RNAcentral holds the full RNA, with entries from Rfam. The part of an RNA shown here (small-subunit ribosomal RNA, 3' major domain) has 476 nucleotides and comes from Capsicum baccatum.
[in-house]
Context: one part of a larger RNA
């Protein structure tokens, strides 16, 4: 100078604490180890692997396996020979593929060829999701959005090094103030960016508001004051008063305000740490394979199942369930598309097809809530696993291995042990609802939107983990 302590004091953080609600029981759903198969393709393993790569494995996808094929190759450049390419048939196969016989030409053109195409041949070559994340690049994780991390020129020290950055105050913050051998200066913090809470100007159609009609969808007039959209400012700065500090820095309360003390989320992650993650996104040194570790196809597998471990989902009921009538969002998506209306089906859907490339028209109906009847504490009008029958939808194909819909069947499970998790306001908790992905869907995942809407924070002794200062220390 680090590093290290079951060393001190300071300080912070949903860390403890208070409180709310889970997990850890029960089925299921998914993801993992294991085991087991021909394969069960590969990769991520403490926090930081395990609803993760995968925003969507029936074929493909797809990397695994079995059999069946190819061999200058599925693909991209030259080289020579031939031929338009295209099409349609027939045998033979599971399919790729391999055989046969046939019709018949375009497009530039300097008439010599050319341009793209097939197919044979040869020879540099392709290819490779093989290996090496401990050869890397790029990108992401983590500490940690923690507040530190370093420079120049002075000055101390022989020197390694130090000062500066320490100290007294203060913040969220190396944030600021004041003092000090140090003066200064970068990066990180803040600020800048979106976005939500007020308002004002500006525009007014598909939204609004009046008229006119109508079961209703719509339409005609006429506004521009509201609602809203969507551009541009304006506001918030500890300004202002008061108290309290050193006369600063800042703090504490009041008022004005839509908002007050980083308004609230986002986005944005200093210097480094873990030879952390990725060679399977892609790139790319070395290595390795070339009639195969390339590459095409059918068909399985990736979905196996004594079991263990993670992450949800639904439960156990009465703050509940079951029917029957009633009310209110936001945000998205749509032409390979979203599909009103009407009709038919108990019902998954079928038929018909306006309208909509969208502030129009559709998806779509919110659902917890309210209000009534019923059920009375029970394995039950709770709970829906699991199976049988019959049907639907998409798709070349639904046995392995889709979803959905109708009847029936109706299992575990009465609140969960050691031990753990998350959360401080429109936040927990609970209700739906939209999207990607996608031909369907295994989505109860994942990403957003609203709607209902809690309860505690004495405090910092303990517990984890961070941070600056200080003492020890036979470490480096």
């Nucleotide at each position: 100078u680090g590093a290290u302590a079951g060393g001190g004091g300071c300080c912070c953080g949903c860390a403890c604490c208070a409180g709310c609600g889970g997990u850890g029981u029960a089925u299921c759903a998914u993801g993992u180890g294991g085991u087991u198969u021909a394969a069960u393709u590969c990769g991520a393993u403490a926090c930081a692997a395990a609803g993760c790569g995968a925003a969507g494995a029936a074929a493909c996808u797809u990397a695994c396996c079995a059999g069946g094929g190819c061999u200058u190759g599925a693909c991209a450049u030259a080289c020579c020979a031939c031929g338009a390419a295209u099409c349609a048939u027939c045998u033979u196969g599971a399919a790729a593929g391999a055989g046969a016989g046939g019709g018949g030409u375009g497009c530039c053109u300097u008439c010599a060829g050319g341009a793209a195409c097939a197919c044979a041949g040869a020879c540099a070559c392709a290819g490779g999701u093989g290996g090496u994340g401990c050869a890397u690049g790029g990108c992401u994780g983590u500490c940690a959005u923690c507040a530190g991390c370093u420079c120049a020129u002075g000055c101390c020290g022989u020197a390694a090094g130090g000062u500066g950055u320490u100290g007294g105050g203060u913040u969220a913050a190396g944030u600021c103030c004041c003092a000090c051998a140090a003066u200064g200066a970068g990066u990180g913090a803040a600020a800048a960016c979106c976005c939500c809470a007020u308002g004002u100007u500006u525009a007014g159609u598909u939204a609004c508001c009046a008229u006119c009609g109508u079961u209703g969808a719509g339409u005609u007039u006429g506004g521009a004051a509201c609602c809203c959209u969507a551009a541009a400012c304006a506001g918030a700065c500890u300004g202002c008063c008061g108290g309290u500090g050193a006369u600063a820095a800042g703090u504490c309360a009041u008022a004005a305000g839509a908002a007050g003390g980083u308004g609230a989320g986002g986005a944005u992650g200093a210097c480094a740490u873990c030879a952390a993650g990725u060679c399977a996104u892609c790139a790319u040194g070395c290595c390795c394979c070339u009639u195969a570790u390339g590459u095409c196809c059918u068909g399985g597998g990736c979905a196996a199942c004594a079991c263990a471990c993670g992450u949800u989902c639904u439960a156990c009921a009465a703050u509940g369930g079951c029917u029957g009538g009633g009310a209110c969002a936001a945000a998205g998506g749509g032409u390979c598309g979203c599909g009103a209306u009407c009709c038919c089906a108990c019902g998954a859907g079928g038929g018909u097809g306006a309208g909509c490339u969208a502030a129009c028209c559709c998806c779509a109906a919110g659902a917890a809530c309210c209000u009534a009847u019923c059920c009375u504490c029970a394995g039950u009008u709770c709970g829906g696993a699991u199976u049988g029958c019959a049907g639907g939808c998409u798709g070349c194909a639904a046995c392995u291995c889709u979803c959905c819909u109708g009847u029936a069947u109706g299992a575990a499970a009465c609140u969960g042990g050691a031990a753990u998790c998350g959360c401080u306001a429109g936040u927990a908790a609970u209700u739906u609802c939209c999207g990607g992905u996608c031909a369907u869907c295994c989505a109860u995942a994942c990403a957003a939107c609203a709607g209902u809407a809690a309860a505690u924070u004495c405090a910092u002794u303990c517990u984890c983990g961070g941070g600056a200062c200080u003492u020890g220390u036979a470490c480096a």
Rfam family: Bacterial small subunit ribosomal RNA. Its family is annotated with structural constituent of ribosome and ribosome in the Gene Ontology. The coordinates come from a structure-prediction model, not an experiment, and the mean pLDDT is 81.